[in-house]
């Protein structure tokens, strides 16, 4: 860089689960050479439960398409 391909932002649907953030399925493409996986640091978000007269605080919840680190993988032009 081509090739074969992959994943799938925001939005929208959902008599899916959740307290919520947010997951999940279907739609649908903003992107993406790991936008594949893992919660290990570290930031970000929620705060049911727990403390507080209250305002609030707080992670055992999420976030891997925040950053970083581990593991794995397609492809081989100049």
């Nucleotide at each position: 860089a081509a090739a074969g391909g992959g994943c799938a932002a925001a939005c929208c649907u959902g008599a899916u689960c959740g307290a919520a953030a947010g997951a999940c399925a279907g739609g649908g493409a903003c992107g993406c050479a790991a936008a594949g996986c893992c919660a290990u640091g570290g930031g970000u978000c929620u705060a049911c439960a727990g403390c507080g007269a209250a305002a609030g605080c707080u992670a055992u919840g999420a976030u891997c398409g925040c950053c970083a680190g581990g593991c794995u993988g397609c492809u081989g032009a100049u």